[in-house]
RNA sequence: GGAGGAGUCGGAUAAUGGCAUUCCACCGCUCUCGAAAAGCGGCGCCCAGCAAUGGGCUUGUGAGUUCAAGUCUCACCUCCUCCG
Numbered sequence: 001g002g003a004g005g006a007g008u009c010g011g012a013u014a015a016u017g018g019c020a021u022u023c024c025a026c027c028g029c030u031c032u033c034g035a036a037a038a039g040c041g042g043c044g045c046c047c048a049g050c051a052a053u054g055g056g057c058u059u060g061u062g063a064g065u066u067c068a069a070g071u072c073u074c075a076c077c078u079c080c081u082c083c084g
Base pairs, nucleotide, nucleotide: 001083002082003081004080005079006078007077010024011023012022018067026042027041028040029039030038044057045056046055047054048053060076061075062074063073064072
């Protein structure tokens, strides 16, 4: 230099162009004398709000196609494999 693959929440993962999924970890509650285990609920970021809740943003980064993009197209970044 050329070709191919990968990048999704703290970690690991799923997702026919149509609600970002599940598990772990973590937090709260129940249970207990107390813990563990188990069960239930919560669990990306920002803003507003006492709260309940509401709004906006988010799949490596930036563009494009489309009513609609994690998914398709282009460029770039990082990592892996192969060729030279």

The RNA shown here (transfer RNA) has 84 nucleotides and comes from a Candidatus Staskawiczbacteria bacterium. The sequence was found in a public genome assembly. Its Rfam family is "tRNA". From the family's description: Transfer RNA (tRNA) molecules are approximately 80 nucleotides in length. By type it is a transfer RNA.